Source information:
The RNA shown here (nadA riboswitch) has 89 nucleotides and comes from an Acidobacteriaceae bacterium.
[in-house]
RNA sequence: GGCGGCAACAACCCCGUGGAUGGGGAACCGUUGAAUGAGUAGGCCAAAGUGCCGAUAACUUCAUUGGGUUCAGUGCAUCCGCUGCAGCC
Numbered sequence: 001g002g003c004g005g006c007a008a009c010a011a012c013c014c015c016g017u018g019g020a021u022g023g024g025g026a027a028c029c030g031u032u033g034a035a036u037g038a039g040u041a042g043g044c045c046a047a048a049g050u051g052c053c054g055a056u057a058a059c060u061u062c063a064u065u066g067g068g069u070u071c072a073g074u075g076c077a078u079c080c081g082c083u084g085c086a087g088c089c
Base pairs, nucleotide, nucleotide: 001089002088003087005085006084007083013075014073016082017081018080019079020078021077022076023074025071026070027069028068029067030065032063033062034061035060042053043052044051045049
């Protein structure tokens, strides 16, 4: 110098360490939808009613998601370095 193996150290066990990629999770933002708003506002007429018609938006809640940002002992996978241990060449 090269190679493959291993992790003693650890606040049960597992977990050496930095990073990358993919996947998963959480929070926030966004998308879309529903409920709420409300049988309310408003409108209609044989002027009449215990009548008829009947929303929009905000707020809030729930759900959704081929999206974004952030977070993390992400007990998922793979890869690139590094530390340490015992070996082999």